[in-house]
The RNA shown here (FMN riboswitch aptamer (RFN element)) has 119 nucleotides. It was read from a public genome assembly, where an Rfam model found it. Its mean pLDDT, the model's own confidence on a scale to 100, is 83.
RNA sequence: UAUGUGCUUCGGGGCAGGGUGCAAUUCCCUACCGGCAGUGAAAGUCUGCGAGCUGCGCAAGCAGCUGAACCCGUGCAAUUCGGGUACCGACGGUAUAGUCCGGAUGGAAGAAGUGAAAU
Numbered sequence: 001u002a003u004g005u006g007c008u009u010c011g012g013g014g015c016a017g018g019g020u021g022c023a024a025u026u027c028c029c030u031a032c033c034g035g036c037a038g039u040g041a042a043a044g045u046c047u048g049c050g051a052g053c054u055g056c057g058c059a060a061g062c063a064g065c066u067g068a069a070c071c072c073g074u075g076c077a078a079u080u081c082g083g084g085u086a087c088c089g090a091c092g093g094u095a096u097a098g099u100c101c102g103g104a105u106g107g108a109a110g111a112a113g114u115g116a117a118a119u
Base pairs, nucleotide, nucleotide: 002119003118005115006114007113008112009111010110017029018028019027031099032098033089034088035049036048037047038046044087045086052065053064054063055062056061069085070084071083072082073081091102092101093100
């Protein structure tokens, strides 16, 4: 130093303004937000993962499902940068919710730190 391993910590953001209505941060106009790793160069929309949902199981867990982007420009190289115009967002609750409340003071992809021992 590398690999495996134990422990600790961290690990998701967002309805401002207006309209209708008995009632809506849920509808309408408008606004706002973007987890983790990777990728020749920085990504909500590329590749994969997590979350979420479904089935089976006493459980551990196993199997399956799972959203959305194009054009122009720069450049050796960008669906990642700059410009433009679009689009997407679990479940339960409630006037129909990506943004409110709840499961969740949860879990997790993973990130950082640290210990001992072995090769």